Context: one part of a larger RNA
C1' cells in the first nucleotide's frame, strides 16, 4: 500500500454552510471520448515459452514457430459510462392554506425572595456545628412592622414535554426575525447528496475596555477538626458571576454512534404538533394517515453487552479518522493568539 475497521477494545470532525472533487432519477433520438469489434503497420536482435535439430549428453549452439497483453492509422458497433439537444415529474425547490413552540435579537414591564439603608416596637442575646469555636449584638443585634434602594434569578405550571445544526433555550408583552411540520397540488423541471481546503457559529472557566456589584463565591483570613489538615465542617471574603463592545475556540462539545437515499416481522405499548373520517355530545374517546419523540421486542446483526424502521439490520454514494503499550498530544518548527494557552504533530529509547 492492501486488507479490515471506528457504541463501549485504536478511531466519527463539537455544529453548520459551502468552494474544487466524487457520486448522481426518468424517456428519447444524434455524437463517439471512455468501453467492445475487424484489418493494416509497428512491437530490432537477443533473452522468454513450444516443440525439432546439432556437439557422446547437458550446459551451449542453430533454425521454425508463439507470445510480445502496448503503441498508432483505419472500417464498423452504440448496451453502459461520457458529452451536447428535446422532452417528463416521482428526487429537490416554489406558491397558496393552516396550526404548533423556554428557536434567535431588541426594547418595556412584574411580583415573591435575598442583602443594605431609615424609622418604629422590643431586650438580650443571636448565628453556627456532630459538638464547638471564630463572627454579629446594650453604641441595641436577633425578631417584627413600615417606608426606601440595589443587582441577580425567574417558585407553581414543568411533563424520559417543545424548539434549535450544535453549543443551548424557561416571568409577562410588544415588535423584528429563522426553521421545521401539516394540508393542497398551481409552478420551476434533476436544479440533487457529500464535502479536502475556506468560512461561519461555539458550555463553563480565562484575557482586554468600560460599566455593575444584591447573592453565591475560586484565592485569602479566621475558627474547629486532626498526630498533622496548604482538605472535608464553620465565620467572613476578593477576582469572579451580571451588562456592553471585542478576543479566545476548547469540553465525557456523549446518543462515547458523521451526513444523505432506498427497503426489511409486530391492531406490542406510550407520548405529543398537524389532517381526514366517525360515534358522541359538555365532553372525550375510536379508526385511518403525515411529521416528531420514548419504552419493549421478532428477523438479522454483534465478541458479548447489547441495536433492533430514531439500527450497531440489508444496500448506495461522499467525507472525516483507526493500525501495539508507554515516551505525548511531548519536543522541534509553523500558524493564529494581548496573554493563558489551541492548532498541526515526530523521533530516540523502552516493554
Nucleotide at each position: 500500500c492492501u486488507g479490515g475497521g471506528u457504541g463501549u477494545a485504536a478511531a466519527g470532525g463539537g455544529a453548520g454552510c459551502g468552494u474544487a472533487g466524487a457520486c448522481g432519477g426518468c424517456a428519447u433520438g444524434g455524437c463517439a471520448a471512455g468501453u467492445c469489434u475487424g484489418a493494416a503497420g509497428u512491437g530490432a536482435a537477443a533473452g522468454c515459452c513450444c516443440g525439432g535439430c546439432g556437439c557422446u549428453u547437458a550446459a551451449c549452439g542453430c533454425g521454425g514457430g508463439g507470445a510480445c497483453u502496448g503503441c498508432u492509422u483505419u472500417g464498423g458497433a452504440a448496451a453502459c459510462u461520457g458529452u451536447g439537444g428535446u422532452a417528463c415529474u416521482g428526487g429537490a425547490g416554489u406558491g397558496c392554506c393552516g396550526g404548533a413552540g423556554a428557536g434567535g435579537c431588541a426594547g418595556g414591564c412584574g411580583g415573591a425572595a435575598u442583602u443594605c439603608c431609615u424609622a418604629g416596637u422590643g431586650u438580650a442575646g443571636c448565628g453556627g456545628u456532630g459538638a464547638a469555636a471564630u463572627g454579629c449584638g446594650u453604641a441595641g443585634a436577633u425578631a417584627u412592622u413600615a417606608g426606601g434602594a440595589a443587582g441577580a434569578a425567574c417558585a407553581c405550571c414543568a411533563g424520559u414535554g417543545g424548539c434549535g445544526a450544535a453549543g443551548g433555550c424557561g416571568g409577562c408583552c410588544u415588535g423584528c426575525u429563522g426553521g421545521a411540520c401539516g394540508g393542497u397540488a398551481a409552478c420551476u423541471g434533476a436544479c440533487g447528496u457529500u464535502g479536502a481546503g475556506g468560512c461561519u457559529c461555539g458550555a463553563a472557566a480565562g484575557c482586554g475596555u468600560g460599566g455593575g456589584g444584591a447573592g453565591c463565591a475560586a484565592a485569602c483570613a479566621g475558627g474547629a477538626u486532626u498526630a498533622g489538615a496548604u482538605a472535608c465542617c464553620c465565620u467572613g471574603g476578593u477576582a469572579g458571576u451580571c451588562c456592553a463592545c471585542g478576543c479566545g475556540g476548547u469540553a465525557a462539545a456523549c446518543g462515547a454512534u458523521g451526513a444523505u437515499u432506498g427497503c426489511u416481522a409486530g391492531u406490542g405499548u406510550g407520548u405529543a404538533g398537524g389532517u381526514g373520517g366517525g360515534u358522541a355530545u359538555g365532553g372525550a374517546c375510536c379508526c385511518a394517515u403525515c411529521g416528531g419523540u420514548g419504552c419493549c421486542a421478532c428477523a438479522g446483526u454483534u465478541a458479548a453487552c447489547g441495536c433492533a424502521g430514531u439500527a450497531a439490520g440489508c444496500a448506495a454514494u461522499c467525507c472525516a479518522c483507526c493500525u501495539g503499550g508507554g515516551g505525548a498530544g511531548u519536543a522541534c518548527g509553523u500558524u493564529g493568539g494581548c496573554a493563558a494557552g489551541a492548532a498541526u504533530g515526530a523521533a530516540a529509547c523502552u516493554c

Predicted 3D model of a 351-nucleotide part of an RNA (small-subunit ribosomal RNA, central domain) from an uncultured bacterium. The prediction has a mean pLDDT of 85.